[in-house]
RNA sequence: AAACUGAGAGUUUGAUCCUGGCUCAGAAUCAACGCUGGCGGCGUGCCUAACACAUGCAAGUCGAACGAGAAAGGCGCCUUCGGGUGCCGAGUACAGUGGCGAACGGGUGAGUAACACGUGGGUGACCUGCCUUUUGGAGGGGGAUAACCCGGGGAAACCCGGGGUAAUACCGCAUAAAGCGUAUAAGGGUUGACCUUUAGACGGGAAAGGGAUCUUCGGAUUCGCCGGAAGAGGGGCCCGCGGCCGAUUAGCUGGUUGGUGAGGUAAGAGCUCACCAAGGCGACGAUCGGUAGCCGGUCUGAGAGGACGGACGGCCACACUGGGACUGAGACACGGCCCAGACUCCUACGGGAGGCAGCAGUGGGGAAUUUUGCGCAAUGGGCGAAAGCCUGACGCAGCAACGCCGCGUGGAGGAAGAAGGCCUUCGGGUUGUAAACUCCUGUUUCAGGGGAAAAAUAAAGUGAUGGUACCCUGGGAGGAAGACCCGGCUAACUCCGUGCCAGCAGCCGCGGUAAUACGGGGGGGUCAAGCGUUGUUCGGAAUUAUUGGGCGUAAAGGGUGCGUAGGCGGCCUGACAAGUUCUGGGUGAAAGUCUCGGGCUUAACCUGAGGAGGUCCUGGGAAACUGUAGGGCUGGAGUGCUGGAGAGGUCGGCGGAAUUCCUGGUGUAGCGGUGAAAUGCGUAGAGAUCAGGAGGAAGAUCGGAGGCGAAGGCGGCCGGCUGGACAGACACUGACGCUGAGGCACGAAAGCCAGGGGAGCAAACGGGAUUAGAUACCCCGGUAGUCCUGGCUGUAAACGAUGGGUACUUGGUGUAGGGGAUAUGAAUGUUCUCUGUGCCGGCGCUAACGCGAUAAGUACCCCGCCUGGGGAGUACGGCCGCAAGGCUGAAACUCAAAGGAAUUGACGGGGACCCGCACAAGCGGUGGAGUAUGUGGUUUAAUUCGACGCAACGCGAAGAACCUUACCGGGGUUUGAAGUGUAUGGGCGACCUCCAGAGAUGGGGGGUUCCCUUCGGGGACUCAUACAGAGGUGCUGCAUGGCUGUCGUCAGCUCGUGUCGUGAGAUGUUGGGUUAAGUCCCGCAACGAGCGCAACCCUUGUCUGUAGUUGCCAGCGAGUCAAGUCGGGCACCCUACGGAGACUAUCGGCGAAAAGCCGGAGGAAGGUGGGGAUGACGUCAAGUCCUCAUGGCCUUUAUGCCCCGGGCUACACACGUACUACAAUGGGGGGUACAGAGGGCAGCGAAACUGUGAAGUGAAGCGAAUCCCAGAAAACCCUCCUUAGUUCGGAUUGCAGUCUGCAACUCGACUGCAUGAAGUUGGAAUCGCUAGUAAUCGCGGAUCAGCAUGCCGCGGUGAAUACGUUCCCGGGUCUUGUACACACCGCCCGUCACAUCACGAAAGUGGGCUGUACUAGAAGUCGCCGGGCUAACCUCGCAAGAGGAGGCAGGCGCCGACGGUAUGGCUCAUGAUUGGGGUGAAGUCGUAACAAGGUAGCUGUAGGAGAACCUGUGGCUGGAUCACCUCCUUU
Repeated sequence: AAACUGAGAGUUUGAUCCUGGCUCAGAAUCAACGCUGGCGGCGUGCCUAACACAUGCAAGUCGAACGAGAAAGGCGCCUUCGGGUGCCGAGUACAGUGGCGAACGGGUGAGUAACACGUGGGUGACCUGCCUUUUGGAGGGGGAUAACCCGGGGAAACCCGGGGUAAUACCGCAUAAAGCGUAUAAGGGUUGACCUUUAGACGGGAAAGGGAUCUUCGGAUUCGCCGGAAGAGGGGCCCGCGGCCGAUUAGCUGGUUGGUGAGGUAAGAGCUCACCAAGGCGACGAUCGGUAGCCGGUCUGAGAGGACGGACGGCCACACUGGGACUGAGACACGGCCCAGACUCCUACGGGAGGCAGCAGUGGGGAAUUUUGCGCAAUGGGCGAAAGCCUGACGCAGCAACGCCGCGUGGAGGAAGAAGGCCUUCGGGUUGUAAACUCCUGUUUCAGGGGAAAAAUAAAGUGAUGGUACCCUGGGAGGAAGACCCGGCUAACUCCGUGCCAGCAGCCGCGGUAAUACGGGGGGGUCAAGCGUUGUUCGGAAUUAUUGGGCGUAAAGGGUGCGUAGGCGGCCUGACAAGUUCUGGGUGAAAGUCUCGGGCUUAACCUGAGGAGGUCCUGGGAAACUGUAGGGCUGGAGUGCUGGAGAGGUCGGCGGAAUUCCUGGUGUAGCGGUGAAAUGCGUAGAGAUCAGGAGGAAGAUCGGAGGCGAAGGCGGCCGGCUGGACAGACACUGACGCUGAGGCACGAAAGCCAGGGGAGCAAACGGGAUUAGAUACCCCGGUAGUCCUGGCUGUAAACGAUGGGUACUUGGUGUAGGGGAUAUGAAUGUUCUCUGUGCCGGCGCUAACGCGAUAAGUACCCCGCCUGGGGAGUACGGCCGCAAGGCUGAAACUCAAAGGAAUUGACGGGGACCCGCACAAGCGGUGGAGUAUGUGGUUUAAUUCGACGCAACGCGAAGAACCUUACCGGGGUUUGAAGUGUAUGGGCGACCUCCAGAGAUGGGGGGUUCCCUUCGGGGACUCAUACAGAGGUGCUGCAUGGCUGUCGUCAGCUCGUGUCGUGAGAUGUUGGGUUAAGUCCCGCAACGAGCGCAACCCUUGUCUGUAGUUGCCAGCGAGUCAAGUCGGGCACCCUACGGAGACUAUCGGCGAAAAGCCGGAGGAAGGUGGGGAUGACGUCAAGUCCUCAUGGCCUUUAUGCCCCGGGCUACACACGUACUACAAUGGGGGGUACAGAGGGCAGCGAAACUGUGAAGUGAAGCGAAUCCCAGAAAACCCUCCUUAGUUCGGAUUGCAGUCUGCAACUCGACUGCAUGAAGUUGGAAUCGCUAGUAAUCGCGGAUCAGCAUGCCGCGGUGAAUACGUUCCCGGGUCUUGUACACACCGCCCGUCACAUCACGAAAGUGGGCUGUACUAGAAGUCGCCGGGCUAACCUCGCAAGAGGAGGCAGGCGCCGACGGUAUGGCUCAUGAUUGGGGUGAAGUCGUAACAAGGUAGCUGUAGGAGAACCUGUGGCUGGAUCACCUCCUUU
């Protein structure tokens, strides 16, 4: 100077907080796939089969080491014309000897968990060709051999024999200072297997070659050679430290560990061998198994970390598989050799050849990875003196959007906001300045022209890339945009299609007729030559938590203690310096990352400088802390003394109560048991009672949340033995402490083994009940067991669901043991304190609940444990056990949750309180009969549709013969039956009438307008045609409005502000009283308010004012057979307007001096006087698209409209609601009273007459307090019937009629006569009603031509009962539990059946890896032998030759790969069958759990059972409810 610095979201619930998993947004990639694709630069490109490879190339070079040495062709000469020969080609090519290289470069990652790698060291234990420096030397000899020639074998590869030749090939000899080895002596450094210096003794080497030049032939120069010293670079070996997983791998090891000696190597070493010793490694993880090349670095991340190790760079390993050595400076050698094996190829079958994990390329595998390219111009390498040659290293090009980076696909203007598309509320909006159009530009593309740097060097020559980059010119917007997404997360919205289909989906989840979630269109969003998807990694994930988590109830404290290793550890003091810290030195390669610069137009990319990077090595300093060793201390810990408490343990003895049994007595019919019973016991004498006896087990009261113990656990009394804790006061030891992986011990109940014992209880079992069943709950019996002794088991809700230790941090109040102070005469009181054990509670903590000095607070130390649910505490393996089983303890697969705490509801066969004809107490019904009516079902051409628990079913329908009518059949019609508008044309219309037809309809005749007028015409109405558009009782009430039902006339439902709670929420609204009432009062962190309740409204009950006809008639008058009939009157009744009255007002009592309740008085009425209207927030996707309205869909010569006929009235049945009855409280006959409320002109219809009657004729009166309907009926009086299917009952049927209506056949009502069914009070069950009510009696009305047992009203007569709230039903408030929230008609468990998936077991079977023992033994090194062969050296010999040394073939031995045999281990696959497990809209059986879940649940264990489960035994509360005890809080 610069750089860097941390985001969350969705999903469990009705909602909330927490825990916790799953998922997403980011970055990255050697990628692949889908759609799309203009250009350039720079990079990258078999992750799979270390599978197999055709073809070409990838390592040669040197003639200045050596010998030999062509040919084609050309020129010449000779020629017998066949040819021969000379020169050039040429000392060239090919081949050979020799030297150097080939051990580099290039590839791959199989193996390897290792000193392989990284880092830092060591080598006094080593090597090093070429290169550099330096020093010294190079004297003199010898014998061979390839090539070549000849001969031979072989198909080939190749080989053999003979002859013969050179060297920088090979071999002796001489020389040897330094240097090497051996021994000696002396000095120095150092205690090491020593090193070093100096001095003198033994062994070992050369190429006298080559070229050129000058050669004054002496040599000189250069290259090469040899010995030594040194350097540089490279390597070998050794060591410290570091980096994977598994303990369901715990023990491994015989050259193993060490020594001595020898061998071996360049070199240390058990590296190898002989002998000796018995060691070595391991919980700080040996051995074994799995996986893996390591690193610089790369990706990610705030970082710490995590993952990875492709390209580039370093190291290692490998080269078809395994083994081996040779050569060499270097290899145990990718393009060398030998052997074995597999594979491929050639073959004449005798034998041979080969190794792309070099560059290209092929096949194969795979989702997937390129050209059989150009060039040595550059960089680098090999050889050479050099020229040069070689180089698939390398430089380039090609292919691929595989990645990164850059550029472009045009710019400006342009509103008639064009057309088209899409949407629309039909107005418009949007696509959209977008386009068209105008004016420009020229990146890029195309064409033409020019044209590099990279090239160095003294100079010349040389460019694969490449006529490329780049520059100039020309033309021309011309050639260049897609992908994904648009429900939330997550930026972006509409239409259509589809209809839980087709499909989507990362998670949550969309789709069942209005889908922003599927598919398409329009529009939009994000990226962009790319965009998406998939895979993988890190992140988010604090979800393995070192940074940075937890364990009371969410997953998680070991059942408890003792104690080993380990971890941690009091005060003072001096020392050391391992940790720690400061400061130097070394190293941490380059590249990369970072910073500052530079170069390609920019960037990517390349590049310069710097910085950074280690738990590293090393020197020096500091000494607080930790540590180490030493000295001291007493506070931690412990020991000694005194004392008291205790169900602490163990052993022995003793005692009483009770149960049972036995014996005897008394005594008689039952006992026992249950919800009720039965089994059982009992007249052979039970039970009851008395006495005696036997035996076992357990210890009432005291007894207490009291004590003791580590936990499990421990309870009569006495004694023996024994452990621990506590208090007090002193003395002593002197950190001796805490924790504690493994280990050891203890460890309820059940269970097991052996032997006893056995009263009671009691799994199993038997029987009886209950029940649909009852393998249960209940009852009667009853065996193991429960008890004792000895041994085993080792688990529990072994719980405080809370590990141990130490320290610190406000209080209150009990209780147990001990001590002190004080008061008192004492009992005892008060107070302080130590140790235990409870409750409440403050700070703090906690998700909350809660904990709170006995912490779940604040800290430290140590141990154990957790990481989503299920699968599963299961399987396999191991260890333990007699067994049962225990301990350890997975995975596949599957789900998007599983959970904790708290909240609001709902629910409970939970609780408390309170209501209601809810029950009870009553009265009358229904259910049985017949009929009516509605519904289901069935039938039908149609039997139109809707309504379905209460809250559908005499309901829509207050009235289906036609109509209605929506249904069916048939006949017609298409701007239509009705409505609106426009245009054109015509005309009124109504009405009367004829014909055809079933009618609709069609055809014809008669008839001829109204209003205004400026006289032109206009308007109303109407017809026809055409176009807009009508119509639909077609669908969706689950798209809706409106209306309605229901909970329920129940007393509730909310809000504002405040307060409390993290929050959902709470408070208010709860509580104490009271009420019909959230009615009122009081209290209260609440204070107020709203919708409901009540009141206000109507009606009825009393009185009164006004009014007095059509109502009334007391008095007066008239009058009749009678009658308010008349005059008159308005007193009364009544009518209909208004007012009064009732408010707990008053008295007494109760209550809190309240609200209010009870009783009384008065009153017509008394506590809401009776009745009605009035229905909170909401619930039921309740009902209605067929009242009406309405979105969407469907239909349009039909699903519209008209007409006729039929159907809605059917009929084996079933149900609901009614009517009438079954009779004597009745029926029949006769007589005689008394209402209210209504209705009436297309109406009610009187009188009178006719008819048995329905009714008819008739016509008065009345639009009605006037007239009519209209006779009320039950009742009452008289009479008959006398218990009978009847003088009950009236169905059914026949005949005859009346009325309405166009029309009574299907299918009306009524009348008369005749007929005279069922039915004798109704099973289980069930409904209504609390007073003018039920019951009973009639009357009226709506609808309506007619049709009423229905409905809506009206009055008459007129009861019974309510102890009471236990129970059934419904409801309200508070509280409690909950696993419910679609809310108990909830949730939910297990067997069985079916389908499917993964896993375990299994007689076995097959494969891979591997141990041990034995066998076998290739190549090869080493050793021994070496009779056969043999040039150099030596000896003899004149020579030939002979002998020796040495060497070779060959043989033998050790080791030894592949292989074989036997026997183990591990692992994978498979296996008839079998076991459980998971999953799967509508299967079966039950009902285990959640509420007291209907037997509280859970739990260890044991037995039993179709199943959930049941039962025994012990334990837990994570049980509701009631009562009691104790404690606490408040007063």
Molecule: small-subunit ribosomal RNA
Organism: Acidobacteriota bacterium